RNA sequence: AGAGUUUGAUCCUGGCUCAGGAUGAACGCUGGCGGCGUGCUUAACACAUGCAAGUCGAGCGAAGCACAGAAACGGAUUUCUUCGGAUUGAAGGUUCUGUGACUGAGCGGCGGACGGGUGAGUAACGCGUGGGGAACCUGCCCUGUACCGGGGGAUAACAGACAGAAAUGUCUGCUAAUACCGCAUAAGCGCACGAGAAGGCAUCUUCUUGUGUGAAAAACUCCGGUGGUACAGGAUGGACCCGCGUUGGAUUAGCCAGUUGGCGGGGUAACGGCCCACCAAAGCGACGAUCCAUAGCCGGCCUGAGAGGGCGACCGGCCACAUUGGGACUGAGACACGGCCCAGACUCCUACGGGAGGCAGCAGUGGGGAAUAUUGCACAAUGGAGGAAACUCUGAUGCAGCGACGCCGCGUGAGUGAAGAAGUAUUUCGGUAUGUAAAGCUCUAUCAGCAGGGAAGAAGACGACGGUACCUGACUAAGAAGCCCCGGCUAACUACGUGCCAGCAGCCGCGGUAAUACGUAGGGGGCAAGCGUUAUCCGGAUUUACUGGGUGUAAAGGGAGCGUAGACGGUUCAGCAAGUCUGAAGUGAAAGGCGGGGGCUCAACCCCCGGACUGCUUUGGAAACUGUCGGACUAGAGUACCGGAGGGGUAAGCGGAAUUCCUGGUGUAGCGGUGAAAUGCGUAGAUAUCAGGAGGAACACCGGUGGCGAAGGCGGCUUACUGGACGGCAACUGACGUUGAGGCUCGAAAGCGUGGGGAGCAAACAGGAUUAGAUACCCUGGUAGUCCACGCCGUAAACGAUGAAUACUAGGUGUCGGCACGCAAGGCGUGUCGGUGCCGCCGCAAACGCAUUAAGUAUUCCACCUGGGGAGUACGUUCGCAAGAAUGAAACUCAAAGGAAUUGACGGGGACCCGCACAAGCGGUGGAGCAUGUGGUUUAAUUCGAAGCAACGCGAAGAACCUUACCAAAUCUUGACAUCCCCCUGACGGGCCUGUAAAGGGGUCUUUCCUUCGGGGACAGGAAGACAGGUGGUGCAUGGUUGUCGUCAGCUCGUGUCGUGAGAUGUUGGGUUAAGUCCCGCAACGAGCGCAACCCUUAUUGUUAGUUGCUACCAUUUAGUUGAGCACUCUAGCGAGACUGCCCGGGUUAACCGGGAGGAAGGUGGGGAUGACGUCAAAUCAUCAUGCCCCUUAUGUCUAGGGCUACACACGUGCUACAAUGGCUGGUACAGAGAGAUGCUAAACCGUGAGGUGGAGCUAAACUUUAAAACCAGUCUCAGUUCGGAUUGUAGGCUGAAACUCGCCUACAUGAAGCUGGAGUUGCUAGUAAUCGCGAAUCAGAAUGUCGCGGUGAAUACGUUCCCGGGCCUUGUACACACCGCCCGUCACACCAUGAGAGUUGGCAAUACCCAAAGUUGGUGAUCUAACCCGUAAGGGAGGAAGCCACCUAAGGUAGGGUCAGCGAUUGGGGUGAAGUCGUAACAAGG
Repeated sequence: AGAGUUUGAUCCUGGCUCAGGAUGAACGCUGGCGGCGUGCUUAACACAUGCAAGUCGAGCGAAGCACAGAAACGGAUUUCUUCGGAUUGAAGGUUCUGUGACUGAGCGGCGGACGGGUGAGUAACGCGUGGGGAACCUGCCCUGUACCGGGGGAUAACAGACAGAAAUGUCUGCUAAUACCGCAUAAGCGCACGAGAAGGCAUCUUCUUGUGUGAAAAACUCCGGUGGUACAGGAUGGACCCGCGUUGGAUUAGCCAGUUGGCGGGGUAACGGCCCACCAAAGCGACGAUCCAUAGCCGGCCUGAGAGGGCGACCGGCCACAUUGGGACUGAGACACGGCCCAGACUCCUACGGGAGGCAGCAGUGGGGAAUAUUGCACAAUGGAGGAAACUCUGAUGCAGCGACGCCGCGUGAGUGAAGAAGUAUUUCGGUAUGUAAAGCUCUAUCAGCAGGGAAGAAGACGACGGUACCUGACUAAGAAGCCCCGGCUAACUACGUGCCAGCAGCCGCGGUAAUACGUAGGGGGCAAGCGUUAUCCGGAUUUACUGGGUGUAAAGGGAGCGUAGACGGUUCAGCAAGUCUGAAGUGAAAGGCGGGGGCUCAACCCCCGGACUGCUUUGGAAACUGUCGGACUAGAGUACCGGAGGGGUAAGCGGAAUUCCUGGUGUAGCGGUGAAAUGCGUAGAUAUCAGGAGGAACACCGGUGGCGAAGGCGGCUUACUGGACGGCAACUGACGUUGAGGCUCGAAAGCGUGGGGAGCAAACAGGAUUAGAUACCCUGGUAGUCCACGCCGUAAACGAUGAAUACUAGGUGUCGGCACGCAAGGCGUGUCGGUGCCGCCGCAAACGCAUUAAGUAUUCCACCUGGGGAGUACGUUCGCAAGAAUGAAACUCAAAGGAAUUGACGGGGACCCGCACAAGCGGUGGAGCAUGUGGUUUAAUUCGAAGCAACGCGAAGAACCUUACCAAAUCUUGACAUCCCCCUGACGGGCCUGUAAAGGGGUCUUUCCUUCGGGGACAGGAAGACAGGUGGUGCAUGGUUGUCGUCAGCUCGUGUCGUGAGAUGUUGGGUUAAGUCCCGCAACGAGCGCAACCCUUAUUGUUAGUUGCUACCAUUUAGUUGAGCACUCUAGCGAGACUGCCCGGGUUAACCGGGAGGAAGGUGGGGAUGACGUCAAAUCAUCAUGCCCCUUAUGUCUAGGGCUACACACGUGCUACAAUGGCUGGUACAGAGAGAUGCUAAACCGUGAGGUGGAGCUAAACUUUAAAACCAGUCUCAGUUCGGAUUGUAGGCUGAAACUCGCCUACAUGAAGCUGGAGUUGCUAGUAAUCGCGAAUCAGAAUGUCGCGGUGAAUACGUUCCCGGGCCUUGUACACACCGCCCGUCACACCAUGAGAGUUGGCAAUACCCAAAGUUGGUGAUCUAACCCGUAAGGGAGGAAGCCACCUAAGGUAGGGUCAGCGAUUGGGGUGAAGUCGUAACAAGG
C1' cells in the first nucleotide's frame, strides 16, 4: 500500500465483498509448564445458610465469674483427754472490701453518612472544564486565646405484677453517670439600636466605638496526661451559583400557570417561587423550546497517517440507587445498602389474634442465558472504626482455588546418518514423492518427575501465602502437537469416489462421468498450546469528503421571481481591541500513553524521572487582517435628462380569407372515404356551382437558430393605460450591494366550480373496417372539453436535463438594437455598448463534449445527492370542492443498477454494388401411374445414421443367401482373429461314413520340411492364464475427413501515429474492376493468407513422328483390302499465339471504359482443378484411428431361417405419359468417350423373342461393343384413340446352391389412371436450356439412380423498384448464447415481509376529580405533665406532651383523551421462486 466483482472487451460512476487490528467474549477440534492480569455484558430476577460494623470498664450503675483480704457462720479433720470435754480449724455458704488482659446485657460516648456493590433512573449544572460568593456549613485533626464554680430532678438496667403463641409490651418500685436541667462567670462571640472612618460592584463590606440583651463546661487518671466548654484562625470534607461543552428524531412547532418578574413574609447552613399572600403579564422557542426514544458522565480503551469513528469491562474521579413508592427522625454530616415509620407486591412464622424479612457486600443457590469462578486461608502486610493503650473488629485488603478468557516466556530435543530401507501415495511402469525424515550411532537435560537445602516480604516480636519462589544433586529422549487451509483474491496439487446428487461458499462462484472448488487419501502451505468459526467495533471506505467528494448525460440545480432572518461584502483616514498574534501566571488529579533509566534470569508486569496533556481562565502587549464606531470618496448600485427598438402586459373596438350551417337559383346521380372497403350523405335532389345571410374560433404570406418577457409564455389591425431592458450624456445620492432558509407572488396543458358560448377540432361513446382477437392504429359520426368572465388546482422531458451574482482568461464569422469616427457616400470601413447563434485554442472533462452566453480560473450565497428495487409507495401531517399536491420512511430483496465510448451482430434504418436474386424467356415440379428415399404406422425384427437451405435416387459405385449391424432359435467359451508361456500328440490338408434345418458334434482312411541326427521350424489338437473380441455408449472428450456461408472478396500482421483505454489508422475517401483488381489522394509505410497468374482440358497453328490411324497422287480391291505414301484427317510430344500490344474518343495527362483494326480466338476466350481467417459444440465413435465408460459361458463367435422389400396414409427426388413439332411401319445417314481374360465375344445357324448353339478375333488407335433423334416415304385424323402403358393372367429365357417371401428379361393376352395439372415452387444466359441416344463404375444377377460421352440445338435479359442471398460505408440499439436476441404486464401456484381492518389485549406519561397512610409544619389542647419561677403548703405560672383540626401528600379509585406496542376474520399492493397461461408494451423507424 491494495485486491475481487457490472462488460464480448474498455474507461468511469457506484455499491457489495476480502486481506489488518481489537474484545470482559462464546462455540468446534485439540491441549505440556510457568508468570502477570482477568472472569453475570442476560433477570436493578428471587434468594436457603454462614460471614461482611463495631468498639470503649481510663464515662456509669447493677449482675455473674475468678482471685485476694476481712467479718460473722459452718463444723470435716487433727491432737490431747479425766471420755465430761478441750484444741485444731478444712470444705462450703453469706456479707463487705479490693483486684482482674474474664463474661454478656443495659445507660452513656464515638463510629454505623467511611469502606464494599450496582448502573435501574437521569439528556440534567448530572458530568467535564474554568470561574464565583459582598448568600454558606464543617465532627474527628492542627494553631491560638480564655475557662471548667456550684446545684437539682429523673431514668434504663434490676425487682415485682400483668398481657401475648411469639415478636414485644404495660404498670408499680429502686439506682448511677462524661445522660438530662437551672444558676454563677463572659475576655471574646451572637442579636437589636446608634456614632465615626475606610473601601467597593447596586443590595453593601471591613475597621473603631457606645448602650441594651443572650448563651458554657465533665469528669477520669498510673499524676505524666487524656478529656470537656466558648471564641478566632487553619486544614480537610461538603452544599450552592455561573460561562462553555455534552445522543438521535421536525412524520415532535409551538410550550409554560408558581408559569416570568416584583413587594412583603416564611423557611434554610446559605441565595433563590424553595414555600406563601398580593400585584403585574410576563418567560422559553427555528442558534430547535416542548415532546418522544436512547443513555450514568469523565480520566481513558480500541482503531486510524492524521482528522475522526466506536466504546465507557477491569483501575481511578464524580453522580445516582439499595425489593417498589412516600416520609421524616437522629446527627457535624443521611432523608441513611446490613437504621426508623407508612403504603404496595412477594416470601416466611403463627395458637389466625398477630408478627418477621430485604445479598445491586463476600462466598453460595435457583432461574434466565451462547456465556462468566470457591458456601477457601489470614488479619502477617497496606488501610479503616473504637480505645490512653494492650487490643478487638474489618468477605476492605493480602493470598490461595477454578477457567488457554487474554498478554508474555519456555519446552516437546541436538548432531550425524543414502541401502535414498520398509510402508504409503502416484506413475508415461522407467520412475517420482514422503525423505536425513525414520532406523542406527554420538550427545544434552530447559520444563515435568525424584531427593536435599531454603528465603526476602518485619521496625524488637508476630508470615495467611508456604516447605512457596529460588539453589543444588542424581536419573531417563524419556511424559509433552495440534488446528485451519491448498480455484482466484491468497502462501500451498495430485489420485480416487460422487455425477446439478451428496455437498461447498466471505465475494466471484464450484458440482449435469475425466471436479487442483464436494468427500477421502497422499503431498504441500500457514499458525502453533493453540487453531478455526461466529458476533461486535475501527480500518481499508476520499463510501458523509473539516483535512478530503460531487450535481449537462452516471444519484443530484428548487418551474420562475420578489424579498425577511442569516451569510458574505468597494476605496481611504482615525480610534477601540471582540476575533487574531505574542509574553507571563494559574489550572489541566493520579493511573494510562510517549522518551530515558531501573527491578523481577528475559518478557509480559512493576518502579523512578522527564516531557506531553494540542484545553480553559487571568493578565501585560501588538494593531496588519476580520469586526465595531466615527469622518471622507466614487470605480459597485441607484436617480434625473435625451433617444430609438420590441408578437412584453391589460382592456375596448375593427377587419378579411377559410370551415360549417341556413335560404334561394342552376344542375343530375352519385358523393364521401380508404392500402382496399364499408358505415355515412343523396332522386324528399346530395356532391358540384352561383348569390345572400348567420355564427364561432384562429389570424396564411411577412416569418428569420429574428424580437420581447423572470419563467410559464407572447404573432391580423387600431386606440387607451402600463412594466422592463438598451444606448447617449455625466447633473445628483454616496456602498444604498450580492445571495437568500422560512414567507409571498406568478406559473403550459389537462382537470374542478358558477354563468355564458359552441363554427371547426375532439377524450368518452356508437358504428364500419382490419385482425386469430383488436375494448387500438384507419374510416364515418360524436359529447365533455377547447373559447369568454370570475374563482380553484400548482403540476410537466416547467430542458440549455446546465441555480444566482461578480471578476479574469486567444481568436474567427453571422445576426438584432443603439452610439461614435472616417471615406471617393443610394454605399462602405473602423471602433464601441447590449443581446442572440455557429466554429475554434488554452484549460476542464470518464468520455461525449464545454470553451468570454464555460461544463475554464477564482470568490460569495442558496438548493440538492450518497447502490438498485421496494417507492415518490405506506403511515402521520399541511393544502385542496374533488382529482390530487407537498413532506416522506421501514421491513424485505439483489450484486449489481448505471454513464460514455469500442468492436461486432441485428433492423419491417439509409446510400452504393453484385448474383438466374427479381424481371424478360424456355422447360419442369405440384395433378396421374410407376420407381426410389423419408416420415408415420405396423412388426418378433421391420438394424443404424443423415433433419431447413447444407436430411429425404443421402452413407448404399447396386439387401434373394452372403452383405447384415436387426429378430426368433440353435452352438462355442483363451474363443472366428493377434502375441506370449507349458505339456503331450500329431503334419496341415484331403477323401469317405454318420448326424443335424444347418453349423457345431462323432467315426474312419491317407500323408510332412530342415538337420551337425542332439534337435529345430511352421501348422493342428489339449490345459491354465495374461488377453482377444464388441457396427456397445459418448461426434457435447477427440484426430482425420466432409458439408455450408462461398470461388463471396475478404481476413490479418510488423513498425509508426492517434486514443487514459477497449480500440482506431493502414483496410476509410474519389474513381475503377469479376476481384482489398488497379490508379489517385491520405499518418501512414510495408508485408502475409486469399483474388489473379502458374496446372489440366478445349478453340487456331507450326514442327517432330507416321502404326493398329489416314488416302490427294500411282496401282489393286466387294471393302484403305493390299502395294505405296505421310500431303491431308487424326494421334501425342515440343512450340507459337492474346499482351488493352495498335488506333480513335472519354477519363485527372491515371487506373480504366466505349468503339475500331488485325486475328482462329479480344479484353479473366469457354470449361475444370484450386475453397483465405473463420461460422454452424454442423456431420461422422457404423470407413478408419482414438481417450474414458460399459459387456466378458456374452453387448463376443458361429449356423440356418426370417427381416431391412411390411402399408390406411403424408412428403421429397425421378421415370413414363397425357399425344399429330406425334404414334406405328418401312427405308436410309452421321458420333464421342469408355470397357474387356472366371472377360468382350464376331460370322454362321436355331428360336416370334428374351436367348441358345457356336467359336473367328482381341491382353486392344488392330478384335468386340448395331447410336438415336434427324432425314425419306406410307399410314393414323383428335378419339381415352393405332395416345398411354400401369395392373393382371399364361407361357418362357438368363444369372445363381437357391428367384415363395424378394431379381431382371421375353412373347402373347389384359389395357388402369391420365386429355398438360390449384395455391405454390424450381432449373437455366450459349454449344447453354430443351431434346436424342451411347458408355462406365458397382456387379453372379439385378438402374427410371449416379458419373461420363457425344448428336440436334433455341428463346430472352428493358432494367435493379420489389423478393432472396451476399459485399462495402453509414446510422440506431436496452442485443453479445448476438433478433431463433432481449423483454413487459395481468392471471394461476408456493413462500416471505408489510399497509388497511370491525375490534381486542397490554404498557407509558400526563390531566381532572374523589379518598387519603406515615410524616413535617401550623392551630388547638377543657386532658396529662419531675427539674425553672411564685408560694410554708395547697396550688398557680412558664414550658412540654397526648389527643383533635387544617394544608400538603405516596398508594388507591373514577373519568375522558393522548401515545406506543401485540393479536385480529377479511382485504390491498410488494418481493422472491428451473421449465405454467394470455398477449407482445419497450429496445431497430421495434413494425
Molecule: small-subunit ribosomal RNA
Organism: uncultured rumen bacterium